Predicted 3D model of a 426-nucleotide RNA (Bacterial RNase P class A) from a Pirellulales bacterium. Its mean pLDDT, the model's own confidence on a scale to 100, is 76.

RNA sequence: UUGGUUUGCCGGACGGUCGCUGCCGGACCACGGCGAGCACGCGUUAUGCGCGUGCUUGGCCGGAGGGUCGGAAGAGGAAAGUACGGGCUUCGCAGGAUGGAGCGGUCGGUAACGCCGACCAGCCGCAAGGUUAGGGAAAGUGCCACAGAGAACAACCGCCGAACGGCCGCGGCUCGCAAGAGUCGCGAUGCGUGGUAAGGGUGAAAAGGUGAGGUAAGAGCUCACCAGCGGCCGAGGCGACUCGGUCGGCUGGGUAAACCCCGCUCGAAGCAAGAUCAAACAGAGAGCAGAGUCGAUCCGGCUCGUUAUCGACUUUCGGGUAGAUCGCUCGAGGCCGUGAGCAAUCGCGGCCCUAGAUAAAUGACCGUCGUCAGAGGUGCAUGAGUACCCCUGAGACAGAACCCGGCUUACAGGCGAACCAACUCA
Numbered sequence: 001u002u003g004g005u006u007u008g009c010c011g012g013a014c015g016g017u018c019g020c021u022g023c024c025g026g027a028c029c030a031c032g033g034c035g036a037g038c039a040c041g042c043g044u045u046a047u048g049c050g051c052g053u054g055c056u057u058g059g060c061c062g063g064a065g066g067g068u069c070g071g072a073a074g075a076g077g078a079a080a081g082u083a084c085g086g087g088c089u090u091c092g093c094a095g096g097a098u099g100g101a102g103c104g105g106u107c108g109g110u111a112a113c114g115c116c117g118a119c120c121a122g123c124c125g126c127a128a129g130g131u132u133a134g135g136g137a138a139a140g141u142g143c144c145a146c147a148g149a150g151a152a153c154a155a156c157c158g159c160c161g162a163a164c165g166g167c168c169g170c171g172g173c174u175c176g177c178a179a180g181a182g183u184c185g186c187g188a189u190g191c192g193u194g195g196u197a198a199g200g201g202u203g204a205a206a207a208g209g210u211g212a213g214g215u216a217a218g219a220g221c222u223c224a225c226c227a228g229c230g231g232c233c234g235a236g237g238c239g240a241c242u243c244g245g246u247c248g249g250c251u252g253g254g255u256a257a258a259c260c261c262c263g264c265u266c267g268a269a270g271c272a273a274g275a276u277c278a279a280a281c282a283g284a285g286a287g288c289a290g291a292g293u294c295g296a297u298c299c300g301g302c303u304c305g306u307u308a309u310c311g312a313c314u315u316u317c318g319g320g321u322a323g324a325u326c327g328c329u330c331g332a333g334g335c336c337g338u339g340a341g342c343a344a345u346c347g348c349g350g351c352c353c354u355a356g357a358u359a360a361a362u363g364a365c366c367g368u369c370g371u372c373a374g375a376g377g378u379g380c381a382u383g384a385g386u387a388c389c390c391c392u393g394a395g396a397c398a399g400a401a402c403c404c405g406g407c408u409u410a411c412a413g414g415c416g417a418a419c420c421a422a423c424u425c426a
Stems, first nucleotide, its partner, number of pairs: 001422010012369007020074002023071004028066002031062004035057010076397001080408003084405004088270004100266005105119005120134001121132004135261002140259002142255003156200002158196003163193003166189001168187008208226006227251002229248008274326004283317005294311004333352008371394004376389005
């Protein structure tokens, strides 16, 4: 210099005008309370005093309601998705079994996790590094496209002729006058049965590899070496595991994000959780003493009237709708420093408070600067370029809704750190 790997971070800045949300403060208003004044009534021996009612009040206090003025604050790195974990809330809960769901190398971190860190093993990459649903395929069942005889207790072609049978030939024996028949042995054939996984072909994958012995031909059938697996021993490591030795021919295809088996974990629902207050309508109870109003019914021949009951009315109660308040944002909280640890993370000290809306506010416009892209001009170089000026355009992904910790996905543009490979120069 070029190409790459991993990781941390920013997500326009400042000012002005007009708005939105909930807070804080000031004066004002409605309203309320106390006081004062006036009027009336009652009590009292009382022009006084006390009590009650009504009106007035620029004296004081409150003022959560109303508009108004001022002040400070107001979305994210993902607020998004989440079949993950926890806090919190309500309900449930003797114990056991079955079912269901999730997880699955080891050690650590954490409130917890399916998350994170370090390490181990397999695979990929020259490397930095990446990646793994990383227990079991020798408990059982299933599946393995196409091709192929065959995808798991493999004979299609090929090879063999040991064993059994058949046909043929030769020889021996027995029977028969003979033709011939039976039987035994040897040879030949490769026809039937059979032996064979060395070779061919198919496939992603074909029953460890190479060589020698062996055989009818072959084969871990036997042996040597190599690879794998398993048992035992030793060394290192907390451990997963690694290294070394020795024994055993043990050589058994893949697939468990197929069923399944093994081990571990797990109550259910969710802030529309839930708690408090509580109109209206409907329901239930009470209305004693005194005064009194309206309506209906009963009694009474009718009017008047008495009494009683019911309702209106007054009041109480339970449940709880509309509505309101709480839950609600101070929390496994943030920032800085420091210590422990390889790290995730944790301890200690200091400082800070940073949205709480409810149909849902956090916005719009303008100016200046900055970033990026493109066109033009000037200067310097003249080979791409580079500095300045000016014009135009762009500015993403996306928006809290009980709160945290994760993971996943989206994202214009930009800044930084560590490391790797190749080449060049000193």
Its Rfam family is "Bacterial RNase P class A". From the family's description: Ribonuclease P (RNase P) is a ubiquitous endoribonuclease, found in archaea, bacteria and eukarya as well as chloroplasts and mitochondria. The model forms 92% of the base pairs in the Rfam consensus.